The prediction has a mean pLDDT of 85. Small-subunit ribosomal RNA, 5' domain from an uncultured bacterium, 504 nucleotides, folded computationally.

Context: one part of a larger RNA
RNA sequence: GACGAACGCUGGCGGCGUGCUUAACACACGCAAGUCGAGCGGUAAGGCUCCUUCGGGAGUACACGAGCGGCGAACGGGUGAGUAACACGUGAGCAAUCUGCCCUUCACAUCGGAAUAACCCCGGGAAACCGGGGCUAAUACCGGAUACGACCACCGUAGGCAUCUACUGGUGGUGGAAAGCUCCGGCGGUGAAGGAUGAGCUCGCGGCCUAUCAGCUAGUUGGUGAGGUAAUGGCCCACCAAGGCGACGACGGGUAGCCGGCCUGAGAGGGUGACCGGCCACACUGGGACUGAGACACGGCCCAGACUCCUACGGGAGGCAGCAGUGGGGAAUAUUGGACAAUGGGCGAAAGCCUGAUCCAGCAACGCCGCGUGAGGGAUGACGGCCUUCGGGUUGUAAACCUCUUUCAGCAGGGACGAAGCGCAAGUGACGGUACCUGCAGAAGAAGCACCGGCCAACUACGUGCCAGCAGCCGCGGUAAUACGUAGGGUGCAAGCGUUGUCC
Numbered sequence: 001g002a003c004g005a006a007c008g009c010u011g012g013c014g015g016c017g018u019g020c021u022u023a024a025c026a027c028a029c030g031c032a033a034g035u036c037g038a039g040c041g042g043u044a045a046g047g048c049u050c051c052u053u054c055g056g057g058a059g060u061a062c063a064c065g066a067g068c069g070g071c072g073a074a075c076g077g078g079u080g081a082g083u084a085a086c087a088c089g090u091g092a093g094c095a096a097u098c099u100g101c102c103c104u105u106c107a108c109a110u111c112g113g114a115a116u117a118a119c120c121c122c123g124g125g126a127a128a129c130c131g132g133g134g135c136u137a138a139u140a141c142c143g144g145a146u147a148c149g150a151c152c153a154c155c156g157u158a159g160g161c162a163u164c165u166a167c168u169g170g171u172g173g174u175g176g177a178a179a180g181c182u183c184c185g186g187c188g189g190u191g192a193a194g195g196a197u198g199a200g201c202u203c204g205c206g207g208c209c210u211a212u213c214a215g216c217u218a219g220u221u222g223g224u225g226a227g228g229u230a231a232u233g234g235c236c237c238a239c240c241a242a243g244g245c246g247a248c249g250a251c252g253g254g255u256a257g258c259c260g261g262c263c264u265g266a267g268a269g270g271g272u273g274a275c276c277g278g279c280c281a282c283a284c285u286g287g288g289a290c291u292g293a294g295a296c297a298c299g300g301c302c303c304a305g306a307c308u309c310c311u312a313c314g315g316g317a318g319g320c321a322g323c324a325g326u327g328g329g330g331a332a333u334a335u336u337g338g339a340c341a342a343u344g345g346g347c348g349a350a351a352g353c354c355u356g357a358u359c360c361a362g363c364a365a366c367g368c369c370g371c372g373u374g375a376g377g378g379a380u381g382a383c384g385g386c387c388u389u390c391g392g393g394u395u396g397u398a399a400a401c402c403u404c405u406u407u408c409a410g411c412a413g414g415g416a417c418g419a420a421g422c423g424c425a426a427g428u429g430a431c432g433g434u435a436c437c438u439g440c441a442g443a444a445g446a447a448g449c450a451c452c453g454g455c456c457a458a459c460u461a462c463g464u465g466c467c468a469g470c471a472g473c474c475g476c477g478g479u480a481a482u483a484c485g486u487a488g489g490g491u492g493c494a495a496g497c498g499u500u501g502u503c504c
Stems, first nucleotide, its partner, number of pairs: 001503003005500005012371006018364002020329001025327003030323002034071003039068002042064002046062001047060005078282003088206007097199002102195007110144004119134006150174006156167004180187002208254003215245003220242006227235001257279004261272004284305005307318004335361001337360003343357001344355004374404004384395004408445001410440005418431001421428002448493005453474003459488005469476002
């Protein structure tokens, strides 16, 4: 000098930030991922219209519960356990790759079929939920047709980086698409090529400690073949060979998410990785796959385990390292708040709905910055306090008193920007009656903390008597202590001041 700090004393205001560093301990309750009726069959509720025996019934589709279907749920948010690794950083490569939504270009969208949920009926169960029978729709599912592309065989041209690549090359064969809705504006569907974005894989180099770890290794190292993947590869498997790594530190042990950065320093360097941004990993613990463009998936599924809860004992339910909040641990870290107004995201043609992302508010001097606690005058230098050589000195222009000002806080009146947008229009701001402006009253409501032996700026008195105590180092205290305690005075900082811890 710095801090995500804590502790002690003290504490007026504002702006901007920051706030479980410990138990990746366990979690009550609420919320955090839905949306689309312009895909579908429909109509539980509401609106409107009609009828009514006043119980209700019918219609409409303004609208819409549940269901089928689509997209999203792989983003956003959290945490740092694990990881010494191509995890990260940086620079390359993929002639070894994929990419939903989006953009550009080209081509197409034909003919049929069979189901199933919802619904109705029956049944089982305490529940979670499940079974049977019957009916029905689709942008759900299946079959046929067509198709440049794909695959296989043969042939040609050009190029390269070995395997090869390109020419959407030519001939033949194999088998592969589609979906409609509409407010008539449009929105969608399928195939191919390219782009953009995102992702996967490989390699060079770089960044911890330990040799009181010296040898390590059998899928091990390589080959052939086959499998698997979007894709290379012992990634997996069969066979064959006997290799591969290591004092330039293998293997083992310990520790640790990495980086941009941050702190310090003249720099070199050292330390660190909280907030913000990028990447990675994880989601009660361990394992696994399914769906999908994308997951081996925090608020999905299955299995096992520990734990908690319900139970009619047969069986079920759960996962806050999301936002708040609780217990516990701890020196220690906040509200079970408001709003989708803005920014961004999902769905939707849109209106809109959802959004604890986000924007705000609340709490905390935790930090940084700014402001205030008044200004000018005022001496017989009052009173009081303290000291005293008893003359006086000092507190001290300090107070009183006079003149003035009104920041901040207070009261009253006015009162935003942020609104671009959306909507036919009316209208639409959580923050917020906030910021800000104007007016009003009165010095009125607002100063402490540490230190004063040397280092180091600031000295006396009393008390104590190697006691009580102080202390960062040197050291003070045993009867005149500037070093302990108190007081007066002083010094330094100041809404803070000190102490402790850690780093330079």
It matches the Rfam family "Bacterial small subunit ribosomal RNA".
The RNAcentral record of the full RNA draws on ENA, Greengenes and SILVA.